The RNA shown here (small-subunit ribosomal RNA) has 1392 nucleotides and comes from an uncultured bacterium. The RNAcentral record of the sequence draws on Greengenes.
[in-house]
């Protein structure tokens, strides 16, 4: 000193939360010994028991004892009484008090003061009552009552009387409500001993006591300036009130009290009322100004169970006194008494929570006493309590490539850890023993004696002489024995904030100051291991200051985050122009007092240090008080013109009020022409109209509002003001002066104005138009549209007082770059202008300012005065309460309670029924489908023992699977096995591995038996014990790897620079082009990569080389329908390598580009067609069942084996396709033209038999040779004649051939019979742009067998596209956004 936390990220405003200390605490876990402090904060709630206030015989009196005696007495002790002092101190508490109560400074000419002390004077008499006690009474008791007596005093009375109090003469004095000196008169009014020593017995002296009185000290009464806490939703109190005269009371001044007068007195500088609180040195926190706090210690105050009272005394209205009352509680024989713990202790009860019913008067203080001494729960101590704060201790020092044992591991290791053991060692502290009256002890008492200093009382100091006295405590302190022997814990370990793993848990259980963890891999939970922090303490609650500049004097703000009153004027208040001389109230430097001790700082001392004590200096920011200074401020005074104001002369203008007048237009009214529709809407319908409208002419009437002009033009405070003329009238500006001379700015309260709307009482009412009424629209339409239509709009007059009354920007003043408009005057200045200057009104834009956008001489910029208002979000434009209002409402305005953020500027996405450009079978234009039927197939759903599992819009559904009758098989039910079907590794065994038949059995398996062969090992089998194998078991949301998809769309991104406080921009954006971020030009950007495009396959065209198994022109042989052959390589055609195409050429159009049209050559032309090839990312997309893989889960089973079944089920529902519905056709007959492939467990010519699928023999061919293989549609002739048929072909009966262990559940294929539905398909929907769709043949993969599927090949071969306004998807800029999981977002009401 900062941190977290609002957002996807930024800045900002702004609130919550933490780190810190601090307590009279408390609770939770622990707890070794000592010092010093400290302990009902709550019910000022009730108290049982004991104590806390006595004492004096040197003032008196009686009465009992005890001892002693010269027997006369005497000495000591104790109780009663009567009498002085004391009990008003000293302990306690904080109810109550907002007060002259307390702090602190003052005052008295207005006042007391026992006990102390100085000074002066004085100091005589007398005297009776009572109580104790004795004797009876009542009575429970507290007490009482009566008789008869008896006493002294320091008791009481009485005299003198200074003094005092009034009168009255005279003198003095100066703080003058009078003081004082002196004579004098009147009057009130005093006492007291006792003790001791002497002594000549008269008396003297000491100690002490007591009385008038001046005086001192202490100590209290009383008056006064200053200070100090909350509410204005408390605004007016006050009748002894406020002041007088005059009394009374009191120590005393005073309406204290009371007669009479007079009507004051207090308040916005907060009276008065409510609620709260003892005050204060101080002590906590803060860098300081502050804030909050008043327990302990000290001063003061106030109270004593609760209210009232006065007695006695110097002092009380009295905590352990008395009197009454009410509560409460105790005794009682019921008549009737008795009590106050807020003293120490203790005891219930409250409550989170506060101690011993000690010990002592030894010390310090106090009371009485001459005094010993007596009393003291004050005080000194001990006791409880980790309740603070200090200071000690739980051992030290050696020990390893590091025991053993947790915990983790990457299985290598690594951590606790020099830590333990083990060896030396030492003894703080404990335990036991022993020394110690050593320290606190100075003194006091008894006599004697001497010094200093003070007004005294009195304080210190030395010296002699005998004796005593310790609660604490046998305690500090010392010495000896003993043995590391008895002594560590608590929080925390996700950021903040110092410290990390594993295991358990699984939005459960829980955590949590703020963010926030936890749904199966939690560094956050609950253990463990290990760390971090503190330490006889640790945490955690609860307040408090601080951080918080988050109440901002120092030290912040108000356009948009909370915040500018709507608006003028103006009382009070604040602030206030030049000169000049005096005052001195603020100031400012000095003297002087005060400001209690403790406390704090400094520097020293004493407990072994420290906590603690003590001493000495400072400081205690302040109050008074005294004499100066005079530059600011301020009182008052004398000038001054610059602020203001007034005079002259002129001017602009919807400024305001009355009062006229005008002319367009709507509306209605008469009247005429005139006919069927008007009118209104997207469309329409209510409504008007043949009773004559709409539409047109002329005449009238009525009300409201003023078109052009007209303008970011003009006036106004502000709301506001607009047709013309006049009357009255505010303000504002230019110019010029010779006037007045600070007259000036704000401005709580207040008095005014103050849009619309409303309200009230009369009027008007032409139009428009809340309400409300029809008509539409709509799922509904109490809306938008539409017909109609009343309050109201208008005027007078009066009320109401609010708006987004906004520039969201109070008012006034000075100081400050320009540059362009536009109002008004006037002057200079021009030939007219141009220019300069003043008020105004606007836009750009510098410095500067701002969290930014922005403002920017009309500041949001420097600065001055004055005023209003804010202090997180919500609850709240609210309640309550006042105040205004006829009401509607207005003003003022909380508080419970809740949230952790609410908010403002900007950025980047992302959305938009926002804009602009553009593309794309996207739409349009067309050609064919689906979508009904019938069947294939795959999905759901259902159904089962099981129908295994994935896939789920687009981007699952003929997908995984390119081929389920076993097997495949994951799925069911059954029979079996358990180191295992399989893989490493250990010991024993081997009768040899191995292979072949044969019995049971559904089969795995079982049992038995034969052969071959044989030298060990190694191999291989068995057998047994484990590690361990296996899992298509679960997590695709733990993962890699591969895929889908946006999308073959053009984007995605970095460096450096720049530019922003900053996320970020910029570049990539803009001008043109492109299929394309393709490419030219600009241009604070200038280069890059990943994409695009090339680069590679294949198609099309030409060369060249090569020429079998391919090819045949020419020459030759040859069956004669053959490239069959020799020969041949031109051609066709293989296979390879090369040529070409690039806008190169050329016109045009474009910016002299890029590049686009358009021609030419050319096989092919502007990316030639196809195909692989897929950028940053997106969707927790798909996949643990293709493999791999973490983590959990099973192990006589979720492993394995094995026969059977299932995946083929079948009310129905989608999805993909195949076949039709027919004449562009079927039917049957003849008869042309491919290309790409496969093939040895195979393709399989030919031949023979069968009507066929297919059989039987079986050449060639591992293939440019041989087979597969007859392609089909087309075309050509015949036939059918529109019909459920010579269409279609489901289905269903009989018969059969193939594969195959095996076609029953469940394969294909033929044959021969049957011959469903279906006659172009609703709403919707998909493909496709040329060799394409369409349409027709083929072949191939998997495969034993099975194709309408998937993959590939060829044939025939079209139509159309005006175009981009819509639909979907996409790509740029840009704009609004309270979205950011980003519109399937966010968010409002209602319900439940």
């Nucleotide at each position: 000193a900062g941190a977290g936390u609002u957002u996807g990220a930024u800045c900002c405003u702004g609130g919550c939360u933490c780190a810190g200390g601090a307590u009279g605490a408390a609770c939770g876990c622990u707890g070794g010994c000592g010092g010093c402090g400290u302990g009902c904060c709550u019910u000022a709630u009730a108290c049982a028991u004991g104590c806390a206030a006595g004492u004096c015989g040197a003032a008196c009196g009686a009465g009992a004892g005890a001892c002693c005696u010269u027997c006369u007495g005497g000495u000591c002790u104790c109780u009663c009484g009567a009498g002085g002092c004391a009990a008003a101190c000293g302990g306690g508490u904080g109810a109550c008090u907002g007060a002259c109560g307390a702090g602190u400074a003052a005052g008295g000419a207005a006042c007391c003061u026992g006990c102390c002390c100085u000074c002066u004077c004085a100091c005589c008499g007398g005297g009776a009552a009572u109580a104790c006690g004795c004797u009876c009474u009542g009575g429970a008791a507290a007490c009482u009552g009566a008789a008869a007596a008896c006493a002294g005093a320091u008791c009481c009375c009485g005299a003198u009387g200074u003094c005092c109090a009034a009168g009255a003469a005279g003198g003095a004095g100066g703080c003058u409500u009078c003081u004082u000196c002196u004579u004098u008169c009147u009057g009130u009014g005093a006492a007291a001993a006792a003790u001791c020593c002497u002594u000549u017995c008269c008396g003297g002296g000491a100690u002490g006591g007591g009385g008038c009185g001046c005086g001192g000290a202490u100590g209290g009464a009383c008056c006064u300036g200053c200070u100090g806490a909350g509410c204005a939703u408390u605004a007016g109190u006050u009748g002894g009130u406020u002041g007088g005269c005059g009394g009374g009371g009191u120590a005393g001044g005073g309406g204290c009290c009371c007669a009479c007068c007079a009507a004051g007195a207090c308040u916005a500088u907060g009276a008065u009322g409510c609620a709260u609180a003892c005050c204060c040195u101080g002590g906590c926190u803060g860098a300081c100004a502050g804030g909050g706090c008043g327990g302990a210690c000290a001063g003061g105050c106030u109270c004593a169970u609760u209210g009232g009272g006065a007695c006695u005394g110097a002092u009380a209205c009295a905590c352990g006194g008395c009197c009454c009352a009410c509560a409460c509680u105790c005794c009682u024989g019921c008549g009737g008494g008795a009590g106050g713990c807020a003293g120490c202790a203790g005891u219930a009860g409250g409550g989170a929570a506060u101690u011993u019913u000690c010990g002592u008067c030894a010390a310090u203080g106090g009371g009485c006493g001459c005094a010993a001494g007596c009393c003291u729960g004050a005080c000194c101590g001990a006791g409880c309590g980790a309740u603070g704060c200090c200071g000690c201790g739980u051992g030290a020092g050696g020990g390893a490539a590091g025991a053993a044992g947790g915990c983790c591991u990457u299985c290598g290791g690594g951590u606790c850890g020099u830590a333990a053991a083990c060896c030396u060692c030492u003894g703080u502290c404990g335990c036991g023993g022993g020394g110690g009256a050593a320290a606190a002890a100075a003194g006091g008492c008894a006599g004697c004696u001497u010094c200093a200093g003070g007004a005294a009382u009195u304080g210190g100091c030395u010296g002699u002489g005998a004796a005593u006295u310790g609660a604490u405590g046998g305690u500090g302190c010392c010495c000896c024995c003993c043995a590391a022997g008895a002594a560590a814990g608590u929080c925390c370990c996700g950021g903040c904030u110092a410290a990390c793993u594993c295991c358990g848990u699984g939005c459960c259980a829980g955590c949590a100051g703020c963010c926030g963890c936890g749904g199966u891999a939690a560094u956050a939970c609950g253990u463990a291991g290990g760390g971090g922090g503190c330490g006889a303490g640790c945490g955690u609650u609860a307040u408090c200051c601080g951080g918080a500049a988050u109440g901002a004097u120092u030290g912040g703000g108000c356009g948009u985050a909370a915040a500018g009153g709507g608006u003028u004027c103006g009382c009070a208040g604040g602030c206030g122009g030049u000169c000049u001389g005096g005052c001195a109230a603020g100031u400012c430097a000095g003297g002087a007092g005060u400001g209690a001790a403790a406390u704090g700082c400094a520097u020293g001392a004493g407990c072994u240090c420290a906590a603690c004590u003590c001493a000495u200096g400072c400081a205690u920011g302040g109050c008074u008080u005294u004499g100066g200074a005079a530059a600011c401020u301020g009182g008052a005074g004398c000038a001054c013109u610059g602020g203001a104001g007034a005079g002259c002369a002129g001017g602009a203008g919807a400024g305001g009020a009355c009062g006229g007048u005008g002319g367009a237009a709507c509306u209605c009214c008469a009247u005429g022409u005139g006919u069927a529709g008007c009118g209104g809407u997207a469309a329409a319908a209510u409504g008007c109209g043949u009773a004559g409208a709409u539409a047109u002419a002329u005449g009238g009437a009525a009300g409201a509002a003023c078109a052009c002009c007209a303008g970011u033009g003009g006036c106004g405070a502000a709301g506001g003001c607009g047709g013309c003329c006049g009357u009255c009238u505010g303000g504002c500006c230019c110019g010029u002066u010779g006037c007045u001379g600070a007259c000036g700015c704000u401005g709580a309260g207040g008095c005014g104005c103050g849009a619309a709307a409303g309200c009230g009482u009369g009027g008007g009412g032409a139009g428009c138009a809340a309400a409300c009424a029809g008509g539409a629209u709509u799922a509904g339409a109490u809306a938008c549209c539409c017909u109609a239509g009343u309050a109201g709009u208008c005027c007078a007059c009066g009320c109401c007082g609010u708006a987004a009354a906004c520039g969201a920007u109070g008012a006034g003043g000075a100081g400050c770059a320009a540059g362009u408009g536009u109002u008004g005057u006037a002057g200079g200045g021009u030939g007219a202008a141009a220019c300069c200057u003043c008020a105004g009104u606007g836009c750009u834009g510098a410095a500067g300012u701002u969290u930014a956008a922005g403002c920017a001489g009309u500041g949001a910029g420097u600065c001055c005065u004055c005023g209003g208002g804010a202090g997180g979000g919500g609850g709240a434009u609210u309640a309550c309460g006042c105040g205004c209002g006829c009401a509607a409402g207005u003003g003022u305005g909380a508080a419970a309670c809740u949230c952790a953020a609410a908010g403002g500027a900007a950025u980047g996405g992302g959305c938009g029924g926002g804009c602009g450009c553009c593309c794309g079978c996207a739409c349009a234009a067309g050609c064919g489908u689906u979508g009904g039927a019938g069947u294939a197939u795959g999905u759901g759903u259902u159904u089962u023992a099981a129908u295994u599992a994935g896939a789920a819009g687009c981007a699952a559904c003929a997908c995984c699977a390119u081929g389920a009758c076993c097997c495949u098989u994951g799925c069911c039910a059954g029979a079996c096995c358990u180191u295992u079907a399989c893989a490493u590794g250990g010991c024993a065994u081997g009768a040899g591995a191995a292979g072949a038949a044969g019995c049971a059995u559904a089969g795995a398996u079982g049992c038995a038996u034969c052969u071959u062969a044989g030298g060990u090992c190694a191999a291989c089998a068995u057998c047994c014990a484990c590690a361990c194998a296996g899992g298509u078991g679960g997590u695709g949301c733990a993962u890699g790897g591969u895929u889908g998809u946006c999308g073959u769309c053009a984007g995605c991104u970095c460096g450096u620079g720049u530019c922003g406080u900053g996320a970020g921009a910029u570049g990539u954006u803009g001008g043109g082009u492109c299929a394309a971020g393709u490419c030219c030009c600009g241009c604070a950007a200038c280069g890059a990569g990943c994409g695009c495009a090339a680069c590679c396959c294949u198609u099309g065209u030409c060369g060249c080389a090569u020429g079998u198994u391919g090819c045949u022109a020419a020459c030759a042989c040859g069956a004669a329908a053959a490239g069959g052959u020799g020969g041949g390589c031109a051609c066709u055609c293989a296979u390879g390598c090369c040529a070409g195409a690039c806008u190169g050429c050329u016109g045009g159009u474009g910016a002299c580009a890029a590049a686009c049209c358009g021609g030419a050559g050319g096989a092919a032309g502007g990316c030639g067609g196809g195909g692989a090839u897929g950028a940053c990312g997106u969707c927790a997309a798909a996949u643990c069942a293709u493999c791999a893989u973490g983590c959990c889960c099973c192990u006589u089973a979720u492993g394995g084996c094995u026969g059977g079944g299932g995946c083929u089920a079948c009310a129905c529902a989608c999805g993909u396709a195949c076949u039709a519905c027919a004449a562009u056709g079927g039917c049957g007959g003849a008869u042309a033209c491919a290309a790409a492939g496969a093939g040895c467990a195979g393709c399989g010519a030919g031949a023979c038999a069968g009507g066929g699928a297919g059989g039987u023999c079986g050449a060639g061919c591992g293939a440019a040779u041989c087979u597969c293989a007859u392609c089909a549609a087309a075309g050509c002739c015949g036939u059918c004649c529109c019909a459920g048929u010579u269409c279609g072909g489901a289905u269903u009966g009989g018969a059969g051939u193939c594969u195959g262990c095996a076609a029953c559940c469940c394969g294909c294929c033929u044959c021969c019979a049957u011959g469903a539905a279906g006659u172009u398909g609703g709403a919707a929907u998909c493909g496709c742009u040329a060799g394409u769709a369409a349409u027709u043949g083929c072949g191939g993969a998997u495969c034993a067998g099975c194709a309408u599927g998937c993959c590939g090949g060829g044939g025939u071969g079209a139509a159309u596209a005006c175009g981009u306004u819509c639909c979907c998807g996409g790509g740029c800029c840009u704009u609004g956004c309270a979205c950011u999981c980003a519109c399937a977002g966010c968010c409002c009401g209602u319900c439940a």